[in-house]
Context: one part of a larger RNA
Molecule: large-subunit ribosomal RNA, domain I
Organism: uncultured Tengunoibacter sp.
């Protein structure tokens, strides 16, 4: 020293759990903010360091209303003080209160700090101080004033304006501004991709939307998401790749308003024979469309649908309430096991209780429920709103547009035979006997009205809350089951872990011994202490030790 075995240390695998994750699904909700917001600093508890909760009214209230029942002072036991049936805790609504910082807004300023001015009170002889209010900038309105320059304008100042805006939001939603790695087996067009990433915008959704559409000689009727059409038709150094549309079939369903011409009126310039006239801008009324429509002129019926402040009805959210039905023996530490006998079931869904419990607790199926606040739907109703017939002479129906050229961008479409849709630049119409479209382009048919605007749901995300899950089960599952976006690293952006389990119950070892303690040995609790807190279960790897063989 090695090799077996044996019985232990160490170490934390495995098994078992699950308190936390993941995912689907439905159902509810969805902006928040100068009435100070998201985020924070820093205080508040008898003893309080961390979380959580809350703000000097501060572990919460002089509150107000429902609910809720005997306990209660959060995580946390255990001291010490209280409270509570005059009804606490604790849950819901509602009012109140909400330091400072942070768009931060009275000036600064290195966030959470410093220092002003008016005004009103308080206090002092009287100053200093204290409390309250107000005071940032931009827009819009009203009012006042006010140059060059006569009126006016511009400019200034103010507030009878709880008149806006600013800031901040995971994702989702519309613009704008826009890469490159890659791939093309290299690389330039091309892709990667209008994707990342910036920037603006809005909202609980955004956007898009009521045809100058598609079609195809039949017809369809806003938009928007899904299935199919189709990996089709195209496109493409015709490489790599990119890639519709009609149509069909679901979802949903909802349509309007305005320019204008006419008509009234209210201002202003211009002219004037002082009667007024033309222009022009404002207001209100009239009117919105393609089988053209509307002014306009003549008639005629009468008030529908639909919007709609408010009011009632039912329904739902926000708390909750009732809620069937088992006993005995036996093993055991402990019955929810096992044997016997009952029983309810519109509840045999889960959970928990000392082991596998329909009947023991929580619930479950069922049935009820609200002062108050919010929503949805229906129903009434001030008000508001229209319809129709003829004529067709005049007028109106969006203009630097539509179009063309050039240069671009978007369109599955890379210039192409390239239509359509946007425009940087130039030209630049018609106006209803008109225009646009039908993938160059005509002819002819068909089909629609550009050049203004709004518009629910069907569609996305996010959040809650329920349900399930051939998810995961502590090197998995979220970075996080634990004081986790912590500790810790970093000037900073930013990077970021580790790290769960005693037992039914703390019954957490009274009391002896050793020991300086720390441990440890007795005992004692407990089914179990080889479950003692470095606490289930306890592999291997390593370490000593004891035994036997070798050397």
């Nucleotide at each position: 020293a090695g090799u077996a075995c044996g019985a232990g240390g160490u170490g934390g695998a495995u098994g078992c759990c699950u308190a936390g994750g993941c995912g689907c699904a439905a159902a509810a909700g969805a902006c928040c903010g100068a009435a100070g917001a998201a985020g924070g600093a820093c205080g508040c508890g008898g003893a309080g360091a961390c979380c959580g909760g809350c703000g000097a009214a501060a572990c919460g209230u002089u509150c107000a209303g429902g609910g809720g029942g005997a306990g209660c002072u959060g995580c946390a036991u255990g001291c010490a003080a209280g409270c509570g049936a005059u009804g606490a805790a604790c849950c819901c609504u509602g009012a109140g209160a909400u330091u400072c910082c942070g768009a931060a807004u009275g000036g600064g300023g290195c966030a959470a700090c410093c220092c002003c001015u008016c005004c009103a009170g308080a206090g002092u002889g009287a100053u200093g101080u204290c409390u309250g209010g107000a005071g940032a900038c931009c827009g819009c309105c009203u009012g006042c004033u006010g140059a060059a320059c006569a009126c006016a304008u511009a400019g200034g100042c103010a507030g009878u304006g709880a008149c806006g805006g600013g800031g901040g939001g995971c994702a989702g939603u519309g613009g704008g501004c826009g890469a490159a790695c890659u791939g093309a087996a290299a690389c330039a067009u091309c892709u990667c991709a209008g994707u990342a990433g910036c920037c603006c915008g809005a909202c609980g959704a955004g956007a898009a939307g009521a045809a100058a559409u598609c079609a195809a000689c039949c017809g369809a009727g806003a938009u928007u998401c899904c299935c199919g059409g189709a990996g089709u038709a195209g496109u493409g150094g015709c490489g790599a790749g990119c890639g519709a549309a009609a149509c069909g079939g679901g979802a949903c369903g909802a349509g309007c308003c305005c320019a204008a011409a006419c008509c009234a009126g209210a201002g202003g310039u211009u002219c004037u024979u002082c009667g007024g006239a033309a222009c022009u801008u404002c207001u209100g009324g009239g009117g919105u469309u393609g089988u053209a429509g509307g002014a306009c002129c003549a008639g005629g019926a009468a008030a529908a649908a639909g919007g709609g402040c408010g009011a009632g009805g039912c329904c739902g959210a926000c708390a909750c309430a009732c809620g069937a039905a088992c006993g005995c023996g036996u093993u055991g530490g402990a019955a929810c096991g096992c044997g016997c006998g009952a029983c309810c079931g519109c509840a045999g869904c889960g959970g928990g209780u000392g082991a596998g419990a329909g009947u023991c607790c929580c619930g479950u199926a069922g049935u009820g429920g609200a002062c108050g606040u919010c929503g949805a739907c229906c129903u009434c109703a001030a008000c508001u709103g229209g319809c129709u017939u003829g004529g067709u002479a005049u007028c109106c129906u969006g203009a630097g547009u539509a179009c063309c050229a050039c240069g671009a961008g978007c369109c599955a479409c890379g210039a192409g035979a390239a239509a359509g849709c946007u425009u940087g630049u130039g030209g630049g119409a018609a106006g209803c006997c008109g225009g646009g479209g039908g993938g160059a382009c005509c002819a002819c048919c068909c089909u629609c009205c550009a050049a203004g605007g709004c518009u629910c749901a069907a569609c996305a995300u996010c959040u809650u809350u329920u349900g399930c899950g051939a998810c995961c089960g502590a090197u998995a599952g979220u970075g996080a089951a634990c004081a986790a976006g912590u500790a810790c690293c970093g000037u900073g952006a930013g990077g970021g872990a580790a790290a769960g389990g005693u037992g039914a119950a703390a019954a957490g070892c009274a009391c002896c011994c050793c020991g300086a303690g720390a441990g440890g040995g007795g005992g004692a609790u407990g089914a179990a202490a080889g479950a003692g807190a470095c606490c289930c279960u306890g592999a291997a790897a390593c370490c000593a030790c004891g035994u036997a063989c070798u050397c």